[in-house]
RNA sequence: UCCUGAUUUCAGCCGAAUCUAUUCGCAUGCUCCGCGAGCGAAUAGAGCGGGGGACCCAUAGUUAUUGGGGGCAAAGUCCUGAGAUUCAGGACGGAGUACUUUCAAACUCCAGCCCGACAGCUAACCUCGCAGGCUCAAUUGAGAGUUGUU
Numbered sequence: 001u002c003c004u005g006a007u008u009u010c011a012g013c014c015g016a017a018u019c020u021a022u023u024c025g026c027a028u029g030c031u032c033c034g035c036g037a038g039c040g041a042a043u044a045g046a047g048c049g050g051g052g053g054a055c056c057c058a059u060a061g062u063u064a065u066u067g068g069g070g071g072c073a074a075a076g077u078c079c080u081g082a083g084a085u086u087c088a089g090g091a092c093g094g095a096g097u098a099c100u101u102u103c104a105a106a107c108u109c110c111a112g113c114c115c116g117a118c119a120g121c122u123a124a125c126c127u128c129g130c131a132g133g134c135u136c137a138a139u140u141g142a143g144a145g146u147u148g149u150u
Base pairs, nucleotide, nucleotide: 011135012134013133014132018046019045020044021043022042023041024040025039026038029035030034047130048129049128050127051126052125057120066117068118069115070114071113072112076092077091078090079089080088081087093110094109095108096107097106099145100144101143102142103141104140105139
């Protein structure tokens, strides 16, 4: 000097997964009292997100209901290799790409988990969650808008 990796801080992205206050504890600086900010836990509130749950509707009837059924999430359906759970590919459909949004293209992704025989919608009401992961330039073009700076 270059490359790679790890940790911490700041900043930012996906996501509902954030904010505030009080109490306690931790650690740091200062000679001490004490003060300031930070981290963690508990409690309370606000905010955001999910589930259960009437009338009415679905519902005239038939069929289905171990071939179970259902929920969170964008993460579904079908086809092919193939005898096939994994695996790979394709079509349709869906999600993300850094202020918001529309259109187009490009790139990446389509996982994982839960309930436990059971749930349509659903006012009142009841209840649960506020995690996890990633990044060193945030893909490009056209239009509309917002904000900040000069």
Molecule: c-di-AMP riboswitch aptamer (ydaO/yuaA leader)
Organism: uncultured Acidobacteriia bacterium